[in-house]
Context: one part of a larger RNA
RNA sequence: CUGGGCGUAAAGGACGCGUAGGCGGAUUAUCAAGUCUCUUGUGAAAUCCUAUGGCUUAACCAUAGAACUGCUUGGGAAACUGAUAAUCUAGAGUGAGGGAGAGGCAGAUGGAAUUGGUGGUGUAGGGGUAAAAUCCGUAGAGAUCACCAGGAAUACCCAUUGCGAAGGCGAUCUGCUGGAACUCAACUGACGCUAAUGCGUGAAAGCGUGGGGAUCAAACAGGAUUAGAUACCCUGGUAGUCCACGCCGUAAACGAUGAGUGCUAAGUGUUAGGGGGUUUCCGCCCCUUAGUGCUGCAGCUAACGCAUUAAGCACUCCGCCUGGGGAGUACGACCGCAAGGUUGAAACUC
Numbered sequence: 001c002u003g004g005g006c007g008u009a010a011a012g013g014a015c016g017c018g019u020a021g022g023c024g025g026a027u028u029a030u031c032a033a034g035u036c037u038c039u040u041g042u043g044a045a046a047u048c049c050u051a052u053g054g055c056u057u058a059a060c061c062a063u064a065g066a067a068c069u070g071c072u073u074g075g076g077a078a079a080c081u082g083a084u085a086a087u088c089u090a091g092a093g094u095g096a097g098g099g100a101g102a103g104g105c106a107g108a109u110g111g112a113a114u115u116g117g118u119g120g121u122g123u124a125g126g127g128g129u130a131a132a133a134u135c136c137g138u139a140g141a142g143a144u145c146a147c148c149a150g151g152a153a154u155a156c157c158c159a160u161u162g163c164g165a166a167g168g169c170g171a172u173c174u175g176c177u178g179g180a181a182c183u184c185a186a187c188u189g190a191c192g193c194u195a196a197u198g199c200g201u202g203a204a205a206g207c208g209u210g211g212g213g214a215u216c217a218a219a220c221a222g223g224a225u226u227a228g229a230u231a232c233c234c235u236g237g238u239a240g241u242c243c244a245c246g247c248c249g250u251a252a253a254c255g256a257u258g259a260g261u262g263c264u265a266a267g268u269g270u271u272a273g274g275g276g277g278u279u280u281c282c283g284c285c286c287c288u289u290a291g292u293g294c295u296g297c298a299g300c301u302a303a304c305g306c307a308u309u310a311a312g313c314a315c316u317c318c319g320c321c322u323g324g325g326g327a328g329u330a331c332g333a334c335c336g337c338a339a340g341g342u343u344g345a346a347a348c349u350c
Base pairs, nucleotide, nucleotide: 003322004321005320006319007304008303012318014201015200016199017198021194022193023192025088026087027086028085029084030083031082033081034080035077036076037075038074041071042070049065050064051063052062053061054060091191092188093187094186095184096183097182103177104176105175106174107173108172109171110154115149116148117147118146119145120144121143125136126135162169163168206247207246208245209244210243211242216240220236221235222234223233258317259316260315261314262313263312266295267294268293269292270291271290272289273288274287275286276285277284278283299306300305323350324349325348332343333342334341335340
């Protein structure tokens, strides 16, 4: 290489859009590039294989045949792939309709709580812990009442719920805006799937500039604990946490499970839509589509388990793996302000 694989053993790209490429629905006609068949020329000799013969055998040698799986000339076939032309509607999309949603962006507004400030009442403690101490307090704390300031987060509703490609999204209202599901079947007529390179999005932390700073809190300081305690516990506390703009581009970015299509027992919840039956209403029952859970058969699996949301049965395309360590390191290249990221070895060793 081939083969075999990728939930947990090595291995699914963090996620999307999409270029090249690969693959691609039904019917008819034509062509004949692939394909199949016959044929022409070539495919040196030696070698290999078969047969026969020659050295006493063998190795070796000679003769004949086959073969040289390839390329090529001409004729033919037309099922499949392909090309061209025409048509279709089951894939895909558009349209119409009524609904669901923490989908995104911007603006405005609200209440609870924490903290701080001012004032009132009031007096000796408060806080913290396993126990303490550092700490706060007679310069009046803690408690309690009123008012003010400011920042951040949005209790209950809240769920095995919903939405989003992923990251993620949760107070209320308004504006702008993306996507999906369902029903109808009016329109287009294969317009599709996947996707190297590329482009974009991408938690937290971190970085740059400027704001903001209530809480919490790396670093740091102190108090404890301890043999020590550069920790766990306590009292403080700065970056940061928040906003705007610009970077970074990584995570156990997880369902540790790439995307798409079709097929393959059931049962039971739930979300959104549609249809039917029943009902005065509330509601209840049945069917159906899309999502989201649980149980479970066949099948699969090393087992665990998965099981119409597959890890089953198949096909298409992409990514990735190939013993452990060295090492996600070195070197080089690209990217970055930096931190570092991406790509990614070898010697040696077991």